[in-house]
RNA sequence: UUGUGGGAGAGAACGGGGCUUUCCAGGCCCGUCGCCGAAGGCGUAAACACCCGUAACCGCUCAGGCAAAACGGACCGCAA
Numbered sequence: 001u002u003g004u005g006g007g008a009g010a011g012a013a014c015g016g017g018g019c020u021u022u023c024c025a026g027g028c029c030c031g032u033c034g035c036c037g038a039a040g041g042c043g044u045a046a047a048c049a050c051c052c053g054u055a056a057c058c059g060c061u062c063a064g065g066c067a068a069a070a071c072g073g074a075c076c077g078c079a080a
Base pairs, nucleotide, nucleotide: 001080002079003078004077005076006075011033013032014031015030017029018028019027020026034066035065036064040062041060042059043058047054048053
């Protein structure tokens, strides 16, 4: 690195209009806040290095995510 198995957290929030529908519900779009942190990114402690710097599942949340499912997913196990 590849394959495979496991893999968390957080509103099915509120409001409005339209679409679908006989109607409701549900789904979609927009807006308003509230949250999550384990893709990434930024900052940084120890440590290393000692010119510069590297650097965490620590912090920030720009991105991303917040019913279930799917996708993603640090990290761990096995095999090559």
Annotation:
This is a predicted structure of an 80-nucleotide RNA (Glycine riboswitch aptamer) from uncultured Novimethylophilus sp. The coordinates come from a structure-prediction model, not an experiment, and the mean pLDDT is 76. Rfam family: Glycine riboswitch aptamer. Its family is annotated with glycine biosynthetic process in the Gene Ontology. The family is grouped with related families in Rfam's "Glycine riboswitch clan".